[in-house]
Molecule: transfer RNA
Organism: Candidatus Colwellbacteria bacterium RIFCSPHIGHO2_02_FULL_43_15
RNA sequence: GGCCUCAUCGUCUAACGGUUAGGACAACGCCCUUUCACGGCGUAAAUAGGGGUUCGAUUCCCCUUGGGGCUG
Numbered sequence: 001g002g003c004c005u006c007a008u009c010g011u012c013u014a015a016c017g018g019u020u021a022g023g024a025c026a027a028c029g030c031c032c033u034u035u036c037a038c039g040g041c042g043u044a045a046a047u048a049g050g051g052g053u054u055c056g057a058u059u060c061c062c063c064u065u066g067g068g069g070c071u072g
Base pairs, nucleotide, nucleotide: 001071002070003069004068005067006066007065010025011024012023013022018055027043028042029041030040031039048064049063050062051061052060
């Protein structure tokens, strides 16, 4: 240099082009408990950046950035 692949809450991980962007752990609040722990209920929190296609994009296409792999 060429090709392939990945990027979603703090972390890990889902999501037929039409989802209120879900779940687990963590955090916070309430309940429970004499208290803590456990347990129960709830709250906040995310689509790498820019363009394009489409009625509609986390999803498809292009470019950029960053990680990983193969190869000259």